The RNA shown here (small-subunit ribosomal RNA) has 1536 nucleotides and comes from an uncultured bacterium. The sequence is in RNAcentral, with records from ENA and SILVA.
[in-house]
RNA sequence: GCUCAGGACGAACGCUGGCGGCGUGCCUAAUACAUGCAAGUCGAGCGAGAACCUUAAUGGUGCUUGCACCGUUAAGGUUAGAGCGGCGGACGGGUGACUAACACGUACGCCACCUACCUAUAAGACUGGGAUAACUCCCGGAAACCGGAGCUGAUACCAAAUAAUUCCUCUUCGCUCAUGAGAAGGAGAUGAAAGGCGGUUAUAUCGGGAGGUAUAGCUGUCACUUACAGAUGGGCCUGCUGCGCAUUAGCUACUUGGAAGGGUAAUGGCCUACCAAGGCAACCAUGCCUAGCCGACCUGAAAGGGUGACCGGCCACCCUGGGACUGACACACGGCCCAAACUCCUACGGGAGGCAGCAAUACGGAAUCUUCCGCAAUGGACGAAAGACUGACGGAUCAACGCCGCGUGACUGAUGAAGGUUUUCGGAUCGUAAAACUCUGUUGUUAGGGAAGAACACGUCCGUCAGUAACUGGAUGCCCACUGACGGUACCUAACGAGAAAGCCCCGGCUAACUACGUGCCAGCAGCCGCGAGUACUACGUAGGGGGCAAGCCGUCUCCGGAAUUAUUGGGCGUAACAGCGCGCGCACGCGGUCUCUUAACUCUGAUGUGAAAGCCCACGGCUCAACCGUGGAGGGGCAUUGGAGACUGGGGGACUUGAGUGUAGGAGAGGAGAGUGGAAUUCCACGUGUAGCGGUGAAAUGCGUAGAUAUGUGGAGGAACACCAGUGGGCGAAGGCGACGUUUCUGGCCUAUAACUGACGCUGAAGCGCGAAAGCGUGGGGAGCAAACAGGAUUAGAUACCCUGGUAGUCCACUGCCGUAAACGAUGAGUGCUAGGUGUUGAGGGGUUUCGAUACCCUUACUGCCGACGUUAACACAUUAAGCACUCCGCCUGUGGAGUACGGCGCGCAAGGCUGAAACUCAAAGGAAUUGACGGGGGCCCGCACAAGCAGUGGAGCAUGUGGUUUAAUUGGAAGCAACGCGAAGAACCUUACCAGGACUUGACAUCCUUUGAAAACUCUAGAGAUAGAGCGUUCCCCUUCGGGGGACAAAGUGACAGGUGGUGCAUGGUUGUAGUCAGCUCGUGUCGUGAGAUGUUGGGUUAAGUCCCGCAACGAGCGCAACCCUUGAUCUUAGUUGCCAGCAUUUAGUUGGGCACUCUAGGGUGACUGCCGGUGAUAAACGGGAUGAAGGUGGGGAUGACGUCAAAUCAUCAUGCCCCUUAUGUCCUGGGCUACACACGUGCUACAAUGGACAGUACAAAGGGAUGCGAAGCCGUGAGGUGGAGCCAAUCCCAGAAAUCUGUUAUCAGUUGGGAUUACAGGGUGCAAGUGUCCUGCACGAAGCCGGAAUUGCUAGUAAUCGCGGAUCAGCAUGCAUCGGUGAAUACGUUCCCGGGCCUUGUCCACACCGCCUGUCACACCACGAGAGUUUGUAACACCUGAAGUCGGUGGGGUAACUUGUUUCCUUCGGGAAAUGAGAGCCAGCGGCCUAAGGUGGGAUAGAUGAUUGGGGUGAAGUCGUAACAAGGUAACC
Repeated sequence: GCUCAGGACGAACGCUGGCGGCGUGCCUAAUACAUGCAAGUCGAGCGAGAACCUUAAUGGUGCUUGCACCGUUAAGGUUAGAGCGGCGGACGGGUGACUAACACGUACGCCACCUACCUAUAAGACUGGGAUAACUCCCGGAAACCGGAGCUGAUACCAAAUAAUUCCUCUUCGCUCAUGAGAAGGAGAUGAAAGGCGGUUAUAUCGGGAGGUAUAGCUGUCACUUACAGAUGGGCCUGCUGCGCAUUAGCUACUUGGAAGGGUAAUGGCCUACCAAGGCAACCAUGCCUAGCCGACCUGAAAGGGUGACCGGCCACCCUGGGACUGACACACGGCCCAAACUCCUACGGGAGGCAGCAAUACGGAAUCUUCCGCAAUGGACGAAAGACUGACGGAUCAACGCCGCGUGACUGAUGAAGGUUUUCGGAUCGUAAAACUCUGUUGUUAGGGAAGAACACGUCCGUCAGUAACUGGAUGCCCACUGACGGUACCUAACGAGAAAGCCCCGGCUAACUACGUGCCAGCAGCCGCGAGUACUACGUAGGGGGCAAGCCGUCUCCGGAAUUAUUGGGCGUAACAGCGCGCGCACGCGGUCUCUUAACUCUGAUGUGAAAGCCCACGGCUCAACCGUGGAGGGGCAUUGGAGACUGGGGGACUUGAGUGUAGGAGAGGAGAGUGGAAUUCCACGUGUAGCGGUGAAAUGCGUAGAUAUGUGGAGGAACACCAGUGGGCGAAGGCGACGUUUCUGGCCUAUAACUGACGCUGAAGCGCGAAAGCGUGGGGAGCAAACAGGAUUAGAUACCCUGGUAGUCCACUGCCGUAAACGAUGAGUGCUAGGUGUUGAGGGGUUUCGAUACCCUUACUGCCGACGUUAACACAUUAAGCACUCCGCCUGUGGAGUACGGCGCGCAAGGCUGAAACUCAAAGGAAUUGACGGGGGCCCGCACAAGCAGUGGAGCAUGUGGUUUAAUUGGAAGCAACGCGAAGAACCUUACCAGGACUUGACAUCCUUUGAAAACUCUAGAGAUAGAGCGUUCCCCUUCGGGGGACAAAGUGACAGGUGGUGCAUGGUUGUAGUCAGCUCGUGUCGUGAGAUGUUGGGUUAAGUCCCGCAACGAGCGCAACCCUUGAUCUUAGUUGCCAGCAUUUAGUUGGGCACUCUAGGGUGACUGCCGGUGAUAAACGGGAUGAAGGUGGGGAUGACGUCAAAUCAUCAUGCCCCUUAUGUCCUGGGCUACACACGUGCUACAAUGGACAGUACAAAGGGAUGCGAAGCCGUGAGGUGGAGCCAAUCCCAGAAAUCUGUUAUCAGUUGGGAUUACAGGGUGCAAGUGUCCUGCACGAAGCCGGAAUUGCUAGUAAUCGCGGAUCAGCAUGCAUCGGUGAAUACGUUCCCGGGCCUUGUCCACACCGCCUGUCACACCACGAGAGUUUGUAACACCUGAAGUCGGUGGGGUAACUUGUUUCCUUCGGGAAAUGAGAGCCAGCGGCCUAAGGUGGGAUAGAUGAUUGGGGUGAAGUCGUAACAAGGUAACC
């Protein structure tokens, strides 16, 4: 770094689903929207008027003569649909597109403002006038709608009067920081509904009357006007806070300010003209991307992080863009105008529309509901009120979408039922679970009852209060009456009946919970690690069981947490991160010594205001509880105002000297730049001497040289570098770096002493500026040596390398030329202070002793090393030169790779390139330090027949034997480097035998159980290859008995359970074995050290065959190994003498016999050897070497004995065994064949190649064994193998059994032989049922290769090698093999350099499957993302110009015009005046043109995305190619 366990969600998916309550529900397309509804109301503002009702009058008809119907008139009432008018449609509702902004939040301010309805106060409400809609008539149009003429009303409109006020101007007064504001006074402009509904009185009028109407007075109420104030709501200004990108660093022209004017409710460049040139920005302007903001919500211990659904506050928007009108408020969601897009209607002329209101629809999408009920409650607009309107709201519906609650039953119940699963077959488990018994009734079903939520208003009755002349009316109280969508719902009661109600995920670890079967890297799983191949998957699928949660469960998306992995709280930078800039100077910023006075920005503290409600928290209460809700309280970062304190920080004033600097006197130095001088060496040139080589390497060659090199002598030329001093932990410098010279000129810094001067002048340092190795670049020189590139020679599989011979750039100089990077490193920024020491080096100063030169010694200071305590550190390590303890400032880091790459930029560069610097994609790691091993073509020490020194061999020949390969019907199968191959096999003709062919059997060749029968077997014959089949012969088992029978052995038949398998898996196993290795190792307990893995002990010094022993030591002890104990062999003693022995005595052919047990021998028991003794070396130890004694001397020789572990070593075919497989066959039986094949290759042996020998003749001496289905003597036969024979022996008695080499003699005499004895033929012998394939032996004959063995390789250190024979196991027979036994009997070891193997210590490591390891790059293939790319294409935001709708504003207004003013004429008059007509004017308007301007057009740029032939590198990918670069000294140390 990745991942998980927790919590959350407007969620969606899967499986499942009983009930209720409370909430929530288009996150996507601010996409398009059919249909219905969502804003109206007032007749108590107004006119007209349709319908209906009532009353009255009247007319007509029917006629029952007072009833019904119809009509007309008048009055009143109610209501529909329109209109004028008023108020409201700016609220309520929705959405989050825009917006990075005074939009929001918070706190102020407005002496710079408005506010309909409401409240309070004061005053008022006067006089007139002209129109107009509706309506009627006419005209146009498809429609929408429009035009003309005529009539009319108002709470519509207009004019005048009056007035506090307001505005402007002037005067006076006191007030304010100021612009100014207040009060009083004077002049000019400015208003109304005289209205509605009631009551009452008077008059008039109509009516028969009741009563109506009009006018006037008084009065109530509603509405109205003006002013002032309040409340409410809004407007504006300001401080502060909150996203990302610097690969966006400069932005700005009304831009910033002034004074004037306009505009607005109001301030203001808000706008206009003029003047000035400002304003913003690293405390991030401008630009781009993203985003409604907040209360709050989720998470968290908190700080924080994330979010902004529901609820609440604010903002913005209501198809897109622009605009104004009306109005108190809009630039207006359900208003208007224009433009554009879209949809619809159309008669083609023109019109209509805007669900981001509630439902609904389509589309989109993983995804989000009913075209519901009601205004009963709450709220709203209108109204005097009733009331009507209200998709706000109250409710219901749908949805497990969320939270909360309840249920799916309870008690008893062991033959532990059946069944399932599993099993070691005994059992275990599901499991008291079920059944059964006894209960209950929540929920459910049915039935009955049945709420609260309702308070009103209005109306009626009765009061009270104020007021009035009085009434009405108002306010208030009480009674009555009326009002429920939800809903027959909540709730209550009864009955019924365990009846109707459990799933989901998981079970390898993290993480609670395990087995069986299936599958077999397949199917699949997986959050991370990972699981599944070879058939025993607790990880896949199924089942059983178990765990968790539960009407839900699980996985998915997203957020927080864990994550101290962005670290303010709370991280780091020597080596883990590409974490200290290569180094300095230095503006800004940041930080800053001592004392004192002051201030109060900061800090601390008190108070006040605010921080809406809801939410969170606490308490109480209401729904049965809870969720939910109500009431109250607490809390709240912060902001603002104000009082106080004055320590710290800051500001101001004054002082100080220790920080810093200056002066004076000294000092050291490869510090820098320029000039000059010097000698040695290399090379070259000239001349001389001189001759054949030189040079170079691991070895060579290229090269030079007889045209005279190399060597040597003299002289000269030229360039570069400066030997020794000196690689010193020496010096100087900021770093890079600096090295000949007592040369010279200029120059920087440092140190010491002193304490005269200044008085904090300091530290750090983003930008900026400068310096900066090597290589490289430019121009011009120079060029001796060295030396990239290049050439040649070698090496090599190759060798574009390492090695060699040459050799060009370059290296050198100049340019105040460029570059600007390095593993520019102490991988360690600068400064200051503090914190044990010891010991060196360099420079300087002081003290002090003294022999007055010096040296030793002590102290101070600056630099530079080592060791080391505290402390730090992951460890390593650092440690007054810190990586310790602190402070200040700067730089930098945040998983690996991609990548220091791409793109962009640079006030960088000639180029090379430098600086800045991503992402997609990819992996679960990458990395550091240390540990244990293993390994190294690392080191040290040691051992071993490991080498060396020797002897004998193998490898060559023939044969034997085993293996591979090939062949075959089969050649059964296993073993495979050492550690398979004369191995299992201590012995394949049949058998063995497992293989092949053929013939047979099927409960079986073999075991147990059951039933029936009774013998069975042996023997004989026939068929057959045999197994087998048939026939005959044979009639006879044992025990008990109540005589019926029972039991047992044996056999046959039947039945099924089962047998059987040398079938598979040694990678499922046990057991056994090999191996390193008879190597000396492997561990433990306690203690100690270490964060830990681990270490210590076990290391070290000696020594040993040995971790054997001694000493030392934070170790002390112990275990398994070593050694010893065991067997055998070697000496001796003793006991015992038969089958052994025989000295002496007898005896014999013969220890044969008597006798004896001394000796030999046998086999029991002892003794002996322990470095015990001597002296030497050594630490006086252990031990070593020598000697003595002794049969034996340093484990005497040999054997058995094999530590912890390694090799998935070998064996399922010794045996045992899990699982799988076969079951008329993969079992069993039989006959024959095969395992014995044969071009060839390999291993192990035998025999040889000969004279140290062969042949022949004679001849001596063993040990250890075996023997009854046996060994078999003597004798006889045979050339011989052998036969015959059958004494003796169950063995110290008899037999096998003659040992052989040896020795003596004879022979041949160096040859393919008298060596060798393969091969072949014949004749025989033995064994056996059988000898052809395929036994052994004998005789005779035949007489092969081979004359000592290439590369290579084996064994052995003494009774050993070599050589010689004997016996044994297996076995009927078969031995060159195996394992024993004895006989004869050597050579050599200087020694540990090398090969092989091993042990210990140490070192390096990128290895841990451990070097048969790891790992890198090109190429080839597949896939993925990205960059470049001629271009193509789509957006976005600006700019310039053109055009310019609607509309405001201002201009004009010749055209139009009722109200106001006025002239003239006519008429009337109550003489005041009025009317008509016609002019003029004011005002207003159409029209016109102007400014601005949306959309549109053109243009060139900017910017973002998509796409593009081709191309570039990158990443990923079980087994591709080529090499082997890195990791060990990685085989040339690696790296920058």